[in-house]
């Protein structure tokens, strides 16, 4: 001094008027109605989306089973959870740090498009020895050898010619051993091409060629042994290996009845307390609570379509005092839990929480006077999470990493 | 305020995870003196970020946008 990570708080402030919504005082009053006056209270960190999870109400004060749904590493918190804490293990980043719907693919099913031989009891191309055929090359063999010579001319020394005979070559057959070519049954997963993804990897031996066939190391399994409450971790042995997809069915393991404050109790009005049509009850499944099915319990009603009433979304209740909030002290690594002490902190129902003016703060346009703007977005039965939106400031005796300079 | 669905080219709808099509609609072209019909040819698309997986319109999560149902009495 730059670039980060991490945790936290706040999210316009003050003053004045003039309204609005509740709650309490007094004042009038038959009255806790209305009226008038006064005190005081009055969005949020996400009130949002309604995605989880509990309170509460109602329904057999919630029953069984099957379906179905949600969850999915240990371990703790907690009313409870998909949240939180702390840890394991993968991934990430130089690094503080972050990031994970993280069980089981050896329990069966299915998928794995093109491309490739072969996507899981693989054999396309190559490698290899065998067997038949073909051709080519080398090499043997092709025998038990014959004979010791002889006719005939001649210019009669001798030489010529002829048949016989041996050696050698050529040609044919046969045989071995190479070399190649085509079939055939085979061996082989090393190479070779494809692919997201090749049947443990890499390196020696080994082999006809090759392979965990065998040995070292890594990687997985399985056992035993130590540590750890535990996921897991180290450490010795084994026999060699089993592809990926469960946010595909599925299997294991835990939870989960249903609706849902327009639950739901009361008061009080008004009618045509009305017609059709269907199921049921007295009685064995068919209606209704009960939602997808079956049982099982309780009830005698339930549904549909027409019409039609009502203060045509009346009143009181639920309603906001709670898993509250704020200090303080004690366990606990922490989430979080306990004890004192203190205080009461919106409750509307076409739904209140707002206008103005002044001064200030941030930003933005101006040379200046001055002039715009003030982020996301607003309670509706309560809490506890999660995810999304969010301009801008502060804070951390909180960490990294690079630079320069003592 | 509470519950439930849905989204594929302008429209309407299709598609076991595996190349995104059909119809009509436009746009040029051809046919005709012109225009409609016909032909030929062509242009647009899985509501947006993420995630699982070799691969997503389709599974999964979180936005966004529309949409429907709920009052009591008889």
């Nucleotide at each position: 001094c730059g670039a980060g990570g991490c945790g936290g708080a706040c999210g316009g402030g003050u003053g004045a008027c003039c309204g609005c919504c509740g709650a309490c005082c007094a004042c009038c009053u038959a009255a806790u109605a209305a009226g008038c006056g006064g005190u005081u209270g009055g969005a949020g960190g996400a009130a949002a989306g309604u995605c989880c999870g509990g309170g509460c109400u109602c329904c057999a004060c919630a029953g069984a089973g099957c379906a179905g749904g949600g969850c999915g590493c240990u371990g703790g918190g907690u009313a409870a959870c998909a949240c939180c804490c702390a840890g394991u293990c993968g991934g990430g980043g130089c690094g503080a740090c972050c990031c994970g719907a993280a069980g089981g693919a050896a329990a069966g099913u299915g998928c794995c498009a093109c491309a490739g031989a072969a996507a899981a009891u693989u054999a396309c191309c190559g490698c290899c020895g065998g067997c038949a055929g073909u051709c080519c090359g080398u090499u043997u063999c092709u025998u038990u050898a014959a004979g010791a010579g002889u006719g005939c001319g001649c210019c009669c020394u001798g030489c010529g010619c002829g048949c016989g005979c041996c050696c050698g070559g050529c040609c044919g057959g046969a045989g071995a051993c190479g070399a190649g070519c085509u079939g055939c049954a085979g061996g082989u997963a090393a190479g070779g091409g494809u692919g997201a993804a090749a049947a443990g990897g890499u390196g020696g031996g080994g082999u006809a060629a090759g392979a965990g066939c065998c040995c070292a190391c890594c990687g997985g399994c399985g056992g035993c042994c130590g540590g750890g409450u535990g996921a897991c971790c180290g450490g010795c042995c084994g026999g060699c290996c089993a592809g990926g997809c469960a946010a595909a069915c599925c299997c294991c393991g835990c939870c989960c009845g249903g609706a849902g404050c327009a639950a739901g109790a009361c008061c009080a009005a008004a009618u045509a307390g009305g017609a059709g049509g269907g199921c049921g009850u007295u009685a064995u499944g068919a209606c209704u609570g009960c939602g997808g099915c079956u049982c099982g319990c309780a009830g005698a009603g339930c549904c549909c379509u027409c019409g039609g009433g009502u203060a045509u979304c009346g009143g009181u209740c639920g309603c906001u005092a709670g898993a509250g909030a704020c200090g303080c002290c004690g366990g606990g690594c922490a989430a979080c839990c306990g004890g004192c002490g203190c205080c009461c902190c919106a409750g509307a129902c076409a739904g209140a929480u707002g206008g103005u003016c002044a001064c200030c703060g941030u930003c933005c346009c101006g040379c200046a006077a001055g002039g715009g703007a003030c982020a996301c977005a607003g309670a509706a039965c309560c809490c506890g999470g999660c995810u999304u939106a969010c301009a801008g400031u502060c804070c951390g005796c909180c960490c990294u990493c690079g630079g320069c300079c003592c | 305020u509470g519950c439930c669905c849905g989204a594929u080219g302008g429209u309407g709808u299709a598609a076991c995870g595996g190349u995104a099509g059909c119809a009509c609609a436009g746009c040029a072209g051809a046919c005709u003196c012109u225009g409609a019909a016909u032909c030929u040819g062509u242009u647009u698309g899985u509501c947006g970020u993420g995630g699982u997986u070799c691969a997503a319109a389709u599974c999964c999560a979180c936005g966004u946008c529309g949409g429907g149902c709920a009052a009591c009495c008889a």